[in-house]
RNA sequence: GGUAGCUCACUGGUAGAGCAUGAGCCUUGGAAGCUCAAUGUCGCGGGUUCGACUCCCGCCCCACA
Numbered sequence: 001g002g003u004a005g006c007u008c009a010c011u012g013g014u015a016g017a018g019c020a021u022g023a024g025c026c027u028u029g030g031a032a033g034c035u036c037a038a039u040g041u042c043g044c045g046g047g048u049u050c051g052a053c054u055c056c057c058g059c060c061c062c063a064c065a
Base pairs, nucleotide, nucleotide: 001061002060005019006018007017008016013050021037022036023035024034025033043059044058045057046056047055
């Protein structure tokens, strides 16, 4: 350090962005552009708390020293 297919946000109060994907608009057709949509057991198991991705403990995995 581990969160959407990928890259990454999220200081205890309904999980998000970009890219990618699908549909539509546009076009003679495509690309680009614009609009909309879908997608998550937040690594696993416990604890604290009214409430945990966030705090604490253990474990697993990856990178570096």
RNAcentral holds the sequence, with entries from ENA. This is a predicted structure of a 65-nucleotide RNA (transfer RNA) from a Thermoanaerobaculaceae bacterium. The organism belongs to Thermoanaerobaculaceae, within Bacteria. Model confidence (mean pLDDT): 80 of 100. Rfam family: tRNA. By type it is a transfer RNA. Gene Ontology term of the family: triplet codon-amino acid adaptor activity.